Record summary
The RNA shown here (Bacterial small signal recognition particle RNA) has 100 nucleotides and comes from Dendrosporobacter sp. 1207_IL3150. The RNAcentral record of the sequence draws on ENA. The source organism's lineage runs through Bacteria, Bacillota, Negativicutes, Selenomonadales and Dendrosporobacter. It is recorded under the gene name ffs. Its mean pLDDT, the model's own confidence on a scale to 100, is 77.
RNA sequence: GGUUGGGUCUUGCGCAAUGGAGACUCAUGAACCCCGCCAGGUCUGGAAGGAAGCAACGGUAAGUGACAAUCUUCAUGUGCCGUGAGGGUGCCUGAUUUGC
Numbered sequence: 001g002g003u004u005g006g007g008u009c010u011u012g013c014g015c016a017a018u019g020g021a022g023a024c025u026c027a028u029g030a031a032c033c034c035c036g037c038c039a040g041g042u043c044u045g046g047a048a049g050g051a052a053g054c055a056a057c058g059g060u061a062a063g064u065g066a067c068a069a070u071c072u073u074c075a076u077g078u079g080c081c082g083u084g085a086g087g088g089u090g091c092c093u094g095a096u097u098u099g100c
Stems, first nucleotide, its partner, number of pairs: 001097008009086006015079002017076007025066004034059003042051003
């Protein structure tokens, strides 16, 4: 000096990380216009009974709050982790070859 491979560079995909949102879990949560059960009382009946049903109690809806993990989804030069393509101007590096 030549050939060639890889890295750096660009980009696609995948994975992980980070952040946001949602779901899940728990708590709270309806005087009545949610449910259940309905003391008292009310209505009905000659009676036995029956009916509706307030408060209380219990359970929930919408909503609100609380953490950690899990799942779903979105985003990002977070990684330079895997893989493919592009690029061959420059830099680094390996192999091989030629000359001095």